Two RNAs folded together computationally: RNase P RNA and transfer RNA, 481 nucleotides in total. Rfam match: Bacterial RNase P class A. The family's RNA type in Rfam is ribozyme.
[in-house]
């Protein structure tokens, strides 16, 4: 320098002109002296890293001061962070990739060794909706002998019982009817530990060594979990983004919430009720409203009618920046500084100049001309996640090339 | 802005506990019937189960994301 991969950051810069929105800060105008006017002038401010999807979590508001139980929903390794989370940080375990080392097998080679594959271990890095399949139930098509209290198609065997032949006999030989086996083949996504040695009639954890697995003890760790020793020949398929079990969390609605004022209309019609409403599905509890035997008033539901106005909530906040301190880190504490939309059917745009980046054409290789500048865009506010995104910058890791 | 739902043949809709080849009506094509047409009868074709990932041996179905379409809401008496 190139390639791959991962993480973080930026999201054209400066100046000018015109246009758009907000604000009553200065002047101005009006005023009932409270204030009003942005369609008087000046001034100040004017989208994002995702403002998006609305997938999580919270603030705020109302429903009772937000209560209890069941059902339902959601979450799920451990610890920490936080207002909180399904988020973040650190750790554990599993797994993919890359590299190192060791072992085994195969091929080549006289050989040292080389290459390929497998397995183990160590390091780096990425990914993981990562509780339980020994609580129970369900499902596992086709193929296959058998799909879960395993099984025997091909195959291997002929120990044992019976059969046939030979032998005086002990016994030998044959066939495989019963039988033994599960190593090999075959099926499948998946077939009851793996490799090697021994063993056997043939085989098999049948025995042994190593690896894997379960249980026990000790040690390390807050824990998840890890390590060592012992022990058991071995429990037992997959699926919980199937029901379910275990543990935890969870009241509902949402700024079109909610509060105040004003205008207009038919306080019209139907249904239900002694109860009704506040909680959504049910029960309880509490509170509010209400009647006296009736549907008139009252409450709820549905239809119909009217309005399409103003103020508020509303933006200074879990806020932003810098420094210092604590912490591996997420983050926390503290000092100083800063104010950065608040309109409401909804404003940010266009042009010019200089520069930056990319593309095309021309080129005397200096540059010139032309075009382009992604995704997108506030609507009560925050913290996350996910999705979209031209181009650029920085850093880590691995491989590789060249030079010293 | 906020809260919900749907997407299967050209059109309107079914479908299941995840399983071998996804159906119905209508439309379309061909043949028969008719002098010709309609009707009728017979046969046939037509599907990325919206798209992209994941779970699973296996996904139209389960889970997540994306896209498109649709529905609801305010105040007053």
């Nucleotide at each position: 320098g190139g390639c791959a991969u991962c993480g973080g950051c930026c999201g054209g810069a400066c100046g000018g002109u015109c246009g758009c929105g907000a604000c009553a800060c200065g002047g101005g105008u009006c005023u009932u002296c409270g204030g009003a006017c942005g369609u008087c002038c000046g001034g100040u401010c004017g989208a994002g890293g995702a403002a998006a999807g609305u997938c999580c979590g919270g603030g705020c508001u109302c429903c009772a001061c937000a209560g209890g139980g069941c059902a339902g929903g959601c979450c799920g390794c451990c610890a920490g962070g936080u207002a909180a989370u399904u988020c973040c940080u650190g750790g554990g375990c599993g797994u993919g990739c890359c590299g190192g080392c060791a072992c085994g097998c195969g091929u080549g080679g006289c050989g040292a060794c080389a290459c390929g594959c497998g397995c183990g271990u160590c390091g780096g890095u990425g990914c993981g909706a990562c509780g339980g399949a020994c609580a129970g139930u369900g499902c596992c098509a086709c193929a296959g002998a058998a799909a879960a209290c395993a099984c025997a198609c091909c195959g291997c065997c002929g120990a044992c019982g019976g059969c046939c032949g030979c032998g005086c006999g002990a016994g030998c030989g044959g066939a495989u009817c019963g039988g033994g086996c599960a190593a090999g083949g075959g099926u499948g996504a998946a077939a009851a530990g793996g490799u090697g040695c021994g063993g056997u009639a043939a085989g098999a954890g049948c025995g042994c060594a190593c690896c894997g697995c379960g249980c026990c003890u000790c040690c390390g760790g807050c824990a998840a979990c890890g390590g060592a020793g012992g022990u058991g020949g071995c429990a037992g398929g997959g699926u919980a983004a199937a029901c379910c079990c275990c543990g935890g969390c969870u009241g509902g609605a949402g700024c079109a919430a909610g509060g105040c004022c004003g205008a207009a209309u038919a306080g019209g019609c139907g249904g239900c009720g002694a109860g009704g409403g506040a909680c959504g599905g049910c029960c309880c509890g509490u509170c509010c409203c209400g009647a006296c035997c009736a549907a008139g008033a009252c409450g709820c539901c549905g239809c119909g009618g009217g309005u399409a106005g103003g103020c508020u909530g509303c933006u200074g906040g879990a806020g932003c920046g810098u420094g210092c301190g604590g912490g591996u880190g997420a983050c926390c504490g503290u000092a100083c500084g800063c104010c950065g939309a608040g309109a409401g059917g909804a404003a940010u745009g266009a042009c010019c100049g200089u520069c930056c980046g990319c593309c095309a054409u021309g080129u005397u290789c200096g540059c010139a001309u032309g075009g382009c500048g992604a995704c997108a865009g506030g609507a009560c506010c925050c913290g996350g996640c996910u999705u979209a995104c031209a181009g650029g910058c920085c850093g880590g890791u691995g491989c590789u090339c060249a030079u010293c | 802005g906020g809260g919900c739902g749907a997407u299967u043949a050209g059109c309107u809709c079914a479908g299941a506990u995840g399983g071998u080849u996804a159906g119905a009506g209508u439309a379309c094509u061909u043949g028969c019937u008719u002098g010709a047409c309609a009707u009728g009868c017979a046969a046939g074709g037509a599907g990325u189960c919206a798209c992209u990932g994941g779970u699973u041996c296996a996904a139209u179905u389960c889970c997540a994301g994306u896209a498109u379409c649709g529905c609801c809401c305010a105040c007053c008496a």